The RNA shown here (transfer RNA) has 73 nucleotides and comes from a Candidatus Micrarchaeota archaeon.
[in-house]
RNA sequence: GCGCCGGUGGUGUAGCCUGGCAGCACGUCGGCCCCCCAAGCCGACAGCCCGGGUUCAAAUCCCGGCCGGCGCA
Numbered sequence: 001g002c003g004c005c006g007g008u009g010g011u012g013u014a015g016c017c018u019g020g021c022a023g024c025a026c027g028u029c030g031g032c033c034c035c036c037c038a039a040g041c042c043g044a045c046a047g048c049c050c051g052g053g054u055u056c057a058a059a060u061c062c063c064g065g066c067c068g069g070c071g072c073a
Base pairs, nucleotide, nucleotide: 001072002071003070004069005068006067007066010026011025012024013023020056027045028044029043030042031041032040049065050064051063052062053061
């Protein structure tokens, strides 16, 4: 230098191909329960790597960039 794969709450991940309210688990906070704690149950918190384009609508499609991994040279 070229190619491929990946980047989503504090953490781990699904959703992307086939555009339409961003889901699950853990975590944190509050409540219920309990003599207390844990567990369990209920509720809340917080996220699409960056810029541009297409579109009524983009995490998703297109272009460029950044970061990480693998391969080739």

Record summary: Its mean pLDDT, the model's own confidence on a scale to 100, is 82. Its Rfam family is "tRNA". The family's RNA type in Rfam is transfer RNA.